The RNA shown here (Glycine riboswitch aptamer) has 86 nucleotides and comes from a soil metagenome. The coordinates come from a structure-prediction model, not an experiment, and the mean pLDDT is 79. The model forms 89% of the base pairs in the Rfam consensus.

[in-house]
This record gives sequence, structure tokens and C1' cells, in this order.
RNA sequence: CGCGCAGGAGAGCGCCGCUUUGACUUGAAGUCAAGCUGCCGCCGAAGGCGUAACUCCCGCAAUCGCUCAGGCAAAAGGACUGCGCG
Repeated sequence: CGCGCAGGAGAGCGCCGCUUUGACUUGAAGUCAAGCUGCCGCCGAAGGCGUAACUCCCGCAAUCGCUCAGGCAAAAGGACUGCGCG
């Protein structure tokens, strides 16, 4: 450093519109879920950027800051920790 297992926080299941699929119905229409854009609010623990000491002044750390990205029910992801293996 990589792989596997376990643990692992925070913040709206927000509003409107559209689309496709699925479910409910005999059909239209409607409703719910999912997806995408827009709008407002928010989080900080993938990543990224900034920053101290130090420095041959190139650089250089973070769980600190910024929120570009990402995220805000569950799922997924997840810094970091433990164990095992290479």
C1' cells in the first nucleotide's frame, strides 16, 4: 500500500416541474415509489483545495477551514479503528 471481515458520524423521507419504469384501478385520470433538472435550507468523515511549525522558500500535516465534488429516511458510500492475509 492492496484485499477480506466487523464497527463507523452529521445534515430536509423539502418544494415545483419533467421522464421512464413499477405498483394500485376496467379505462382515462389520479396517487405512491424510483430517476433527472431547477429552487431554498443544511452536513462534513470519499476525493479535492487552503493553511502552521519547518524549509535549500520548491514545498509541507490534519478529524482545522472551504464546500468544487459528494451527501441530507432506508440502501449505498464513508475518514478512522480492530483482526486476518498478501